[in-house]
RNA sequence: GGAGGGGACCGGGCAGCCGCUGCGCCGGAUGGCGUAGAGGAAAGUCCGGACUCCACAGGGCCGCAAGCCUGCUAACGGCAGGGAGGGGUAACCCUACGGAAAGUGCCACAGAAAACAAACCGCCCGACCGGCUUCGGCCCAGAGGGUAAGGGUGAAACGGCGGGGUAAGAGCCCACCGCUCUUCCGGUAACGGAAGAGGCACGGUAAACCCCUUGCGGAGCAAGGCCAAAUAGGGAGGUGCUCGAGGCUGGCCCGGCCGAGACCUCCGGGUAGGCUGCUGGAGGCCGCCGGCGACGACGGUCCCAGAGGAAUGGCUGCCACCCCCGGGCGACCGGGGGAACAGAAUCCGGCUUACAGGUCCCCUCCAUAU
Numbered sequence: 001g002g003a004g005g006g007g008a009c010c011g012g013g014c015a016g017c018c019g020c021u022g023c024g025c026c027g028g029a030u031g032g033c034g035u036a037g038a039g040g041a042a043a044g045u046c047c048g049g050a051c052u053c054c055a056c057a058g059g060g061c062c063g064c065a066a067g068c069c070u071g072c073u074a075a076c077g078g079c080a081g082g083g084a085g086g087g088g089u090a091a092c093c094c095u096a097c098g099g100a101a102a103g104u105g106c107c108a109c110a111g112a113a114a115a116c117a118a119a120c121c122g123c124c125c126g127a128c129c130g131g132c133u134u135c136g137g138c139c140c141a142g143a144g145g146g147u148a149a150g151g152g153u154g155a156a157a158c159g160g161c162g163g164g165g166u167a168a169g170a171g172c173c174c175a176c177c178g179c180u181c182u183u184c185c186g187g188u189a190a191c192g193g194a195a196g197a198g199g200c201a202c203g204g205u206a207a208a209c210c211c212c213u214u215g216c217g218g219a220g221c222a223a224g225g226c227c228a229a230a231u232a233g234g235g236a237g238g239u240g241c242u243c244g245a246g247g248c249u250g251g252c253c254c255g256g257c258c259g260a261g262a263c264c265u266c267c268g269g270g271u272a273g274g275c276u277g278c279u280g281g282a283g284g285c286c287g288c289c290g291g292c293g294a295c296g297a298c299g300g301u302c303c304c305a306g307a308g309g310a311a312u313g314g315c316u317g318c319c320a321c322c323c324c325c326g327g328g329c330g331a332c333c334g335g336g337g338g339a340a341c342a343g344a345a346u347c348c349g350g351c352u353u354a355c356a357g358g359u360c361c362c363c364u365c366c367a368u369a370u
Stems, first nucleotide, its partner, number of pairs: 001366010012319007020037007039341001043352002046350005051220004058254005063216005068082005083097001084095004098211002103209002105205003120151002122147004130139003159177002162174003178200001179198008224276004234267006246258003283302005289296002321338007
């Protein structure tokens, strides 16, 4: 200097004038003063909860979700650290990562053959018939037999590779690797290492159905609570009255609970207003300790939106940041321009997606110079 990998952050600030909302104080009213006021994703509504309501909410079946190990957390399908497999020269990255000997299904085309088989090209032996012969044999021919090492097809061909052996070959035999089993060592574990024995056997696919293990009640702030007002507590039908109709927030069953001037269905009428829930929290920041880390304990400090058809704004000036041009040894000066994605609505922890322009730190590889 170039090319990569990983992580964190900024993406505005100050002042004046006017305007808006919450809270606090003052004021006879209009108002005055002080203070705070939209994000890193507020987005998607994808997970998990807090909270509210229905339920005594118990069991089973369905249904849905997760799937290597160990930790963190209120919890999770999240996060951290490891293991295995794969990619990359490496830094690093990816994984829908339990089971294929419970069963079923699928593997197109090509190929001889795609799951216990198989012979397209090939390699070896080779009779009858025919020919030659120095009678030892040789040649032709190829019925039949052996083979899966070589070649071809394919994503994948029933272990790999070297040697021996064979008519030619084959784990047929041997060494090494691979695989299975046993034992020992290390590790909390997933797993890793070592030794021995063994038959050379046991394709892939579960992001196919399925099997196994674990987990799950439902609905949601338009949840829910309070107040006020209004109408027609109207009409019709049905069931039932403790020997039980009907109802109980995914479906079904069992059990349980509620239930009798109770319940179900249909027609018709009134209201849709106000207050609350509504922001003090699994909260933020700082210090210190423990931990590789996610995170946790202890101590101190702070209050950092709460609208209600939806406030948090408009104008001006300056500063900061970035880019371009000019000047300067440099610090810097002058001029011009730019500023993305995007707006809280009960709240919180995650994930995913969008983002103009930039800043910082660490690591890997290549080239050059010293």

The RNA shown here (Bacterial RNase P class A) has 370 nucleotides and comes from an Acidobacteriota bacterium. It was read from a public genome assembly, where an Rfam model found it. The model forms 94% of the base pairs in the Rfam consensus. It matches the Rfam family "Bacterial RNase P class A". Rfam describes the family as follows. Ribonuclease P (RNase P) is a ubiquitous endoribonuclease, found in archaea, bacteria and eukarya as well as chloroplasts and mitochondria. By type it is a ribozyme. Its family is annotated with tRNA processing, dimeric ribonuclease P complex and ribonuclease P activity in the Gene Ontology. The coordinates come from a structure-prediction model, not an experiment, and the mean pLDDT is 77.